[in-house]
Small-subunit ribosomal RNA, central domain from an uncultured bacterium, 347 nucleotides, folded computationally.
RNAcentral holds the full RNA, with entries from ENA and SILVA.

Context: one part of a larger RNA
RNA sequence: UUGGGCGUAAAGCGCGCGUAGGCGGCCGCGUAGGCGGGGGGGUCAAAUCCCGGGGCUCAACCCCGGUCCGCCCCCCGAACCCCGCGGCUCGGGUCCGGUAGGGGAGGGUGGAACACCCGGUGUAGCGGUGGAAUGCGCAGAUAUCGGGUGGAACACCGGUGGCGAAGGCGGCCCUCUGGGCCGAGACCGACGCUGAGGCGCGAAAGCUGGGGGAGCGAACAGGAUUAGAUACCCUGGUAGUCCCAGCCGUAAACGAUGGACGCUAGGUGUGGGGGGACGAUCCCUCCGUGCCGCAGCCAACGCAUUAAGCGUCCCGCCUGGGGAGUACGGCCGCAAGGCUAAAACUC
Numbered sequence: 001u002u003g004g005g006c007g008u009a010a011a012g013c014g015c016g017c018g019u020a021g022g023c024g025g026c027c028g029c030g031u032a033g034g035c036g037g038g039g040g041g042g043u044c045a046a047a048u049c050c051c052g053g054g055g056c057u058c059a060a061c062c063c064c065g066g067u068c069c070g071c072c073c074c075c076c077g078a079a080c081c082c083c084g085c086g087g088c089u090c091g092g093g094u095c096c097g098g099u100a101g102g103g104g105a106g107g108g109u110g111g112a113a114c115a116c117c118c119g120g121u122g123u124a125g126c127g128g129u130g131g132a133a134u135g136c137g138c139a140g141a142u143a144u145c146g147g148g149u150g151g152a153a154c155a156c157c158g159g160u161g162g163c164g165a166a167g168g169c170g171g172c173c174c175u176c177u178g179g180g181c182c183g184a185g186a187c188c189g190a191c192g193c194u195g196a197g198g199c200g201c202g203a204a205a206g207c208u209g210g211g212g213g214a215g216c217g218a219a220c221a222g223g224a225u226u227a228g229a230u231a232c233c234c235u236g237g238u239a240g241u242c243c244c245a246g247c248c249g250u251a252a253a254c255g256a257u258g259g260a261c262g263c264u265a266g267g268u269g270u271g272g273g274g275g276g277a278c279g280a281u282c283c284c285u286c287c288g289u290g291c292c293g294c295a296g297c298c299a300a301c302g303c304a305u306u307a308a309g310c311g312u313c314c315c316g317c318c319u320g321g322g323g324a325g326u327a328c329g330g331c332c333g334c335a336a337g338g339c340u341a342a343a344a345c346u347c
């Protein structure tokens, strides 16, 4: 709870597609309707309330008169709204020509580094730390050279940069594939916006089955440190991290800022495109991404054409702290748990 709000105080669903619904561009014509625009009629018993007047010396009290509003019916009725028909092109879309990109999926391939194995040289240590020790090494380590095998990640370029709805995406090549931006026209003709439910996507960790396993590394073991040290440091090390298939569905899923459209000073970087006769620089313009800044907004911080300004439409959400994102119930999940979501009590 017909109020006020949601960047940081409580509050924007993690993101998209879309159902119902809500809302919706310009012009003409038309029917009936909505429509507190006007008029008329009926009704709203009496009393009470309210307004005007009167009577008890005032008042309370009593008496007289009067509506409005609401509801129903009839008549008139411009604009607006709904509906029907016809038309339009600026919203939206399709086609054409260009263009940038770590957008997605599958396959292939390269070098550096690392580890292990084999061989050569070579000898007494290596490693590690604040200092050490555990550990490795005379059964030949570390170092160095040659060869082989393996898995994972891609230095420099690299950006304050690009792409994607979000999560996210980075060596190189091939195949398939989504979206964007720019340019000049042609075409469709409001086909639009949002979106309760619903459906899909969704980092990491985790789960199931199968593979793989170099490095790293929860758990674990040992060595140190310490009063203790179930830690920080060191030596090892299993799950996991990787791949395929299937689950999970969470996050500081953040711009802590829902989406769409219009309007409201500028300045300066940078990515993509077009134009100014090509080029250099410069200028104009469209789209993106940053910084600074006016009006305005804000409790302040700050935001400021990428709004947190001015407006319209639709959705989600908040309503003191704790109890508690918990219990119970329901739905989902193999499980872990997720979603929905209280109350007593207490301050």
Stems, first nucleotide, its partner, number of pairs: 003319004007301002012315001014201004021194003025088006033081002035077001037076007050066006091191001092188004096183004103177007110154001114150008125136002162169002206247006215241002220236004258314006266292011296303002320347003329340004
About this RNA
The coordinates come from a structure-prediction model, not an experiment, and the mean pLDDT is 88. It matches the Rfam family "Bacterial small subunit ribosomal RNA". Gene Ontology terms of the family: ribosome and structural constituent of ribosome.